[in-house]
Molecule: small-subunit ribosomal RNA
Organism: uncultured bacterium
RNA sequence: GAGUUUGAUCCUGGCUCAGCAGAACGAACGCUGGCGGCGUGCUUAACACAUGCAUGUCUUGCGAGGUCCAUCCGGUAUCAAUACCGGUGAAUACCUAGUGUCCAACGGUGGAGUAACACGUGAGCAACCUGCCCCGAACACCGUUAUAACAGCGGAAAACCGCUGCUAAUACCGGAUGCCCCCACCGGAUCGCAUGGUCUGGUGAGGAAAUGGAUUCCGCUUCGGGAGGGGCUCGCGGCCUAUCUGCUUGUUGGUGGCGUAAUGGCCCACCAAGGCGACGACAUUCUAGCUGGUCUGAGAGGACGAUCAGCCACACUGGGACUGAUACACGGCCCAUACUCCUACUGGAGGCAGCAGUGAUGAAUAUUGCGCAAUGUCCGAAAGCCUGACCCAGCAGCGCCGCGUGAGGGAUGAAUGCCUUCGGGUUGUAAACCUCUUUCAAGCAGGAACGAUAAUGACGUCACCUGCAGAAUAAGCUCCGGCCCUCUACAUGCCAGCUGCCGCGGUAAUACGUACGGAGAGAGCGUUGUCCGGAUUCAUUGGUAUCACUGAGCUCGUACGUGGCUUGGUAAGUCGGAUGUGAGAUCUCCAGGCUCACUCUGAAUUCGCCAUCCGAUACUGCCAUGGCUAGAGUCCGGUACGAUUCCAUUGAAUUCCUGGCGUACCGCCGAACUGCGCAGAUAUCAGGAUUAACGCCGAUGCUGCAGGCAGUGGGCUGGGCCGGCACUGACGCUGAGGAGCGAAAGCGUGGGGAGCGAACAGGAUUAGAUACCCUGGUAGUCCACGCCGUAAACGUUGGGCACUAGGUGUGGGGUCUUAUCAACGGAUUCCGUGCCGUAGCUAACGCAUUAAGUGCCCCGCCUGGGGAGUACGGCCGCAAGGCUAAAACUCAAAGGAAUUGACGGGGGCCCGCACAAGCGGCGGAGCAUGUGGCUUAAUUCGAGGCAACGCGAAGAACCUUACCUGGGUUGAACUACGCAGGAAAAGCCAUAGAGAUAUGGUGUCCGCAAGGGCCUGCGAUAGGUGGUGCAUGGCUGUCGUCAGCUCGUGUCGUGAGAUGUUGGGUUAAGUCCCGCAACGAGCGCAACCCUUGUCCUAUGUUGCCAGCGGGUAAUGCCGGGGACUCGUAGGAGACUGCCGGGGUCAACUCGGAGGAAGGUGGGGAUGACGUCAAGUCAUCAUGCCCCUUACGCCCAGGGCUGCACACAUGCUACAAUGGCCGAUACAGAGGGCUGCUAUUCCGCGAGGAUGAGCGAAUCCCAAAAAGUCGGUCUCAGUUCGGAUUGCAGUCUGCAACUCGACUGCAUGAAGUCGGAGUCGCUAGUAAUCCCGGAUCAGCAACGCCGGGGUGAAUACGUUCCCGGGCCUUGUACACACCGCCCGUCACACCACGAAAGUCGGUAACACCCGAAGCCAGUGGCCCAACCGCAAGGAGGGAGCUGUCGAAGGUGGGAUCGGUGAUUGGGGUGAAGUCGUAACAAGGUAGCCGUACCGGAAGGUGCGGCUGGAUCACCUCCUUU
Repeated sequence: GAGUUUGAUCCUGGCUCAGCAGAACGAACGCUGGCGGCGUGCUUAACACAUGCAUGUCUUGCGAGGUCCAUCCGGUAUCAAUACCGGUGAAUACCUAGUGUCCAACGGUGGAGUAACACGUGAGCAACCUGCCCCGAACACCGUUAUAACAGCGGAAAACCGCUGCUAAUACCGGAUGCCCCCACCGGAUCGCAUGGUCUGGUGAGGAAAUGGAUUCCGCUUCGGGAGGGGCUCGCGGCCUAUCUGCUUGUUGGUGGCGUAAUGGCCCACCAAGGCGACGACAUUCUAGCUGGUCUGAGAGGACGAUCAGCCACACUGGGACUGAUACACGGCCCAUACUCCUACUGGAGGCAGCAGUGAUGAAUAUUGCGCAAUGUCCGAAAGCCUGACCCAGCAGCGCCGCGUGAGGGAUGAAUGCCUUCGGGUUGUAAACCUCUUUCAAGCAGGAACGAUAAUGACGUCACCUGCAGAAUAAGCUCCGGCCCUCUACAUGCCAGCUGCCGCGGUAAUACGUACGGAGAGAGCGUUGUCCGGAUUCAUUGGUAUCACUGAGCUCGUACGUGGCUUGGUAAGUCGGAUGUGAGAUCUCCAGGCUCACUCUGAAUUCGCCAUCCGAUACUGCCAUGGCUAGAGUCCGGUACGAUUCCAUUGAAUUCCUGGCGUACCGCCGAACUGCGCAGAUAUCAGGAUUAACGCCGAUGCUGCAGGCAGUGGGCUGGGCCGGCACUGACGCUGAGGAGCGAAAGCGUGGGGAGCGAACAGGAUUAGAUACCCUGGUAGUCCACGCCGUAAACGUUGGGCACUAGGUGUGGGGUCUUAUCAACGGAUUCCGUGCCGUAGCUAACGCAUUAAGUGCCCCGCCUGGGGAGUACGGCCGCAAGGCUAAAACUCAAAGGAAUUGACGGGGGCCCGCACAAGCGGCGGAGCAUGUGGCUUAAUUCGAGGCAACGCGAAGAACCUUACCUGGGUUGAACUACGCAGGAAAAGCCAUAGAGAUAUGGUGUCCGCAAGGGCCUGCGAUAGGUGGUGCAUGGCUGUCGUCAGCUCGUGUCGUGAGAUGUUGGGUUAAGUCCCGCAACGAGCGCAACCCUUGUCCUAUGUUGCCAGCGGGUAAUGCCGGGGACUCGUAGGAGACUGCCGGGGUCAACUCGGAGGAAGGUGGGGAUGACGUCAAGUCAUCAUGCCCCUUACGCCCAGGGCUGCACACAUGCUACAAUGGCCGAUACAGAGGGCUGCUAUUCCGCGAGGAUGAGCGAAUCCCAAAAAGUCGGUCUCAGUUCGGAUUGCAGUCUGCAACUCGACUGCAUGAAGUCGGAGUCGCUAGUAAUCCCGGAUCAGCAACGCCGGGGUGAAUACGUUCCCGGGCCUUGUACACACCGCCCGUCACACCACGAAAGUCGGUAACACCCGAAGCCAGUGGCCCAACCGCAAGGAGGGAGCUGUCGAAGGUGGGAUCGGUGAUUGGGGUGAAGUCGUAACAAGGUAGCCGUACCGGAAGGUGCGGCUGGAUCACCUCCUUU
């Protein structure tokens, strides 16, 4: 820097990632692998180790033995030469062990232990040591003794050992000498921070050697100095835990001793009682070698401590000393344990954390190599010897660095692959092909530097140079959804799988798998692990806290921290300069040099809270018990107050008791019930008793540190404010621990108990109701004393000081002024308490002199959500419980503020046949139609609240038809092509059959002769009312003809967004006006369109007929006419235009005039952005899937009409506003040639026959009906009503059985106006009456769509129901309340706690035992050097004893860990169960503390909070 919480936003905050090249690694794993250089390589088991090697050396310290062997002697063989055997054994050389010297304490390994003077750094030692080396000084005289080797004898399995005898030294011992050293004493000089040191003089005592070795030379002894090394002491620095707070008896100090190279309780005896600790002692658990440095980071930091270098500690584990200059000793010794090995079972041997190597552990780490050539160590005079130190090589991409896998040309843009819109694109100059080159590898040949300036080369067939041939020998890995550079196809179908986070996959996956293509770095590439970074996410640099995690409930006060003005001094902090040191390597920089780079070499810089010295003195500190007064406090005078505590006490009310009066209820609720009352209640009057709380005043008013505090009187006490400015003189602030106070509930003891009231009981409510409501009621509430110590103990805002605009209230005090006093008023000032508001701050909301602004000081607290304020441990408490306070595991969020919506059993305003006011219905009857259900072989399918149900269907007897049964068929219809073949095909007739169909007969197309058309077969394909309306297009419904929905620019806001569009009016309307940081615009509204209402103009047939004429029985019938009606076409008219009232000089509204019409004149068409995954795959179209001798197609019959029942929509009625009969009047709009049909005749009728006219302003359907006039019926199941049924017919049609309509005669059911409930309608409307049409052979039509006739009632009004619009409010909702969400229970899994116990580790303690060994003591025993008159002495040794002492044993505790039947809560899981607690007033506002209760969420009581909606009132503020 990015991704990730949201519908979107800003913030907080965690998780995750990687770009900038993220960097890094002693790494490991996967795939792959050409070379070289330089490095690096058991991080695990300080686990166990076979085998070999890693420390020897010196004969110029010494004495032996042996080999070679000169000489000589003897013997044997031989004549002899000579050979052999035995002996002697010089010189030289070599070998072997011994004695002796030096080394072996270095070098090399690993990091177990160690939290420590171990390390780092800087000092000190006046408290020390120092072999070999260097410098200087002085010496080395005289003697003695033993022993190993060896020889002999002996023991033992071995390791090895014993006895006797001999011998040497640079082995050992004694004496002498003493420049000098050491000790004691007596002096002098000088120095130091103290003890004291240094130099020097004198006296006394004591102390050395190897004159050895063949010469130069090397060595020996003493002393002084040096260099280097070591020892000890001190300051400072660097891990975690306080759920480790008290620790300590050699402990702290002293005196005197032991001991050491040396100081010291290091050790011992005695004396004193100290010492350490919140600046973290002690401790445990835990962790750890420390450092130079390494990695990372801008830095500060963080993490690490491989390789290289310095120091430390360790060497199987534990203990111990010896030797030595140095060790308490890796390849030495002794003892003890464990382990391994050998053994004759008695006893022995061993220690790879040296180099190789083996086994084991493990994800994992190399050769039983070469050489001492170089560097370096040991020994030696040297030659030299030893050296797994070291130098090299081998193995390993483990890391870094470098090189290569070819270069140039080459378009037909070859082929292949992949994609494709079929044109092409891409792979791609890539290849092929042509011309070159030879680094590297491999091969051959020749030469050959440095490491070595003389000799010596393991490396080394080295590096390097030259020559030869040939593109020859050499490319894989990861990724391609976003972060993040890189995309397409196929296959798969919530499967298989991927994933770092968000997340992909449920049939079109750039996310899985494969391929093509591409991207990245490249002999590597990825993955995993770890660390740093990003992370300002522990914040010193550099964070926060009203509300996001975060101020302790409040105060006092200790330590610490911090602190006013001023004078002088000091110089600790601070600042400057200098010196020392800060090893080397490393880092950085500059050079040099291996061809470059890494590596290497040289030089410079850098590195400390370090030490010392000199200087400065502003600030801080310290000193002068300096000075001052502004801070703080004291004093004096006033003053306000529900401030505290104790005592006393009043009035009203409730309840109870007594009495009177009085009679049937009272009480309670949404409505009731339980309860009380005739045994006299309630109500009412009087009297009495008891307890608790204090009305009005009373107030966002007072007071207190907070909790809190209210009748009145009295006593005691604390603090505040104001004024005076007398006193003190910085005495201040904060405050870890600590102490005190601390609502309510609760606990203990004793009282008290009126009312209220957890629990409990009863009654209601309810599906239930462990609740809300009601009736009772116990603890408690009250008092005294003692506990508890928590609250939303909140201003969710720690305390103190200072600074930074104002305005306006209110409480307390003072001053000035009006005016001289008092009251009021005005101004001002100090203190407290509210509101508004500027700058500033804030994520926003908001805060704003009472800060959440700007600074300083101090304290407490926070670091994702859950687990959890829980477990364990500790402290407190009588208990309840409180304080302190984790982890495993789990999630990718949890959260704050604000925004837009949606929603609310929130609010306001407004509208609508929404209610109300009316009229008429439905719901009851019968029938019709549709639906559900049932039935069925099938009763095809769809539609489902409004917005399915007289809907798709504007016509199901066949057809339709999709369904069922049966019969048939493989193509009925369509398309293009290829191949092969054939004959016409259709039609007609006959037969069989239910028909489809089959069979037979008849029939014989065009043509340019290629073929076309037709048929058959094969291959492609057809077909599907099969699925998916949740893959879709189109169309439609609905909110809703509701008034809304948006945009551009500007402005405001960090932003989502807001503004505009809100407000005041008004309207049917976001209609218009006014105002306004908005100004405009678009889709909607309105208007434009159609129709209807008036008039005008033009025109005049089929329409019309006033006037003129003709004619008829009659009729515009005719001539004519255009006046009228009407038709057609075009205009006019209505615009709140005019008048008046209201209103903001507005929009508009009310009334009026005129007018056919008046405020949209009536009606229609017209449906914004969008919502419902609304409806439709069965109108049509269409992706994908499915069927293909069938889910296709043809046919016959049946079904869609089935009937116990339920619902919806209608029709007809129940009658007199009527039925029936007769007479008679007036429409509009439609339809008509497969048609409408006049007229006439027949039939009671449906209808039949005939057939004029008309393709229609001409003819026909066609009769309009209600109405009007007259008659009849007279309130009844009727002359109402017509269902049902019988008989007889008519019409349509191939056909009316299932299953048509109509007619006549007969039959004459239910029904007397309809429960709860519910629907329509505001005017030419409802109601009522007929007419026409589409579909259609006919018809189920009473449906649907139109037309006209007659023609009402009512609307006070918006409280309520329903729907909608705008504003506002709350929200934990955004899939948007059909939302979200809580807890128990059941099941599965996971981690954790408790638990009778059980197993193990660790560190201590008490006692027992007590190895080796040092030290001490020691009768007796033993002993070479010296002394000795030889007895002995001096001295020593073994042995024994004692203190200490490792391991071991016993014991009770402590602590940690493992495991544990069972048990507890927690977490996570798919669509389980019960409820509905929370979010809106969440339907009882919620929450906090506490107590009780309940399956569960939870309920209730008491006190508290607003982080509660709404209404009213009050107060305050702002503007006028």